[in-house]
C1' cells in the first nucleotide's frame, strides 16, 4: 500500500494507585480503585491444522463442522458525532479517521 471485517459474543483474582475511554466536542468510566500490566478463565473464528460435502483445469476454490496452534477481543454499535446525500428532523446510507487479520 491492497484486501476484508467491525449492531453479536466473551470476567474473575493480584499487585499498584490516577486519571482512562486514540485527538477533538460531547457522553461515559474511575479512591465502592478505574486505565495500562501480570496470572488465570471466557469469546470469536480472520490465518495455519484436521474431518465432512462438493466443483473443477488436481492442486486448488466454494460451503459446513471442529478448535490443542498463531493473532485478536474480553464497558457503553468503533460509545455518539463532526464530511456528504436523501429525510418524515430524528433517523439512512455513503465516506473520513481508527482497530483487527491476511498478504
Nucleotide at each position: 500500500c491492497u484486501c476484508a471485517u467491525c449492531a453479536a459474543g466473551a470476567g474473575g483474582g493480584g499487585g499498584a494507585g490516577a486519571g482512562g475511554g486514540a485527538a477533538c466536542g460531547g457522553c461515559c468510566c474511575g479512591a465502592u480503585g478505574a486505565c495500562a500490566c501480570c496470572c488465570c478463565g471466557g469469546c470469536a473464528a480472520c490465518c495455519a491444522c484436521u474431518c465432512a460435502g462438493u466443483g473443477c483445469g488436481c492442486g486448488c476454490g466454494c460451503u459446513g463442522a471442529a478448535a490443542a496452534g498463531g493473532u485478536g477481543c474480553u464497558a457503553a454499535u468503533u460509545c455518539c458525532g463532526g464530511c456528504a446525500g436523501g429525510u418524515u428532523u430524528a433517523c439512512c446510507u455513503g465516506g473520513c479517521a481508527g482497530a483487527u487479520g491476511a498478504g
Predicted 3D model of a 103-nucleotide RNA (SAM riboswitch aptamer (S box leader)) from a soil metagenome.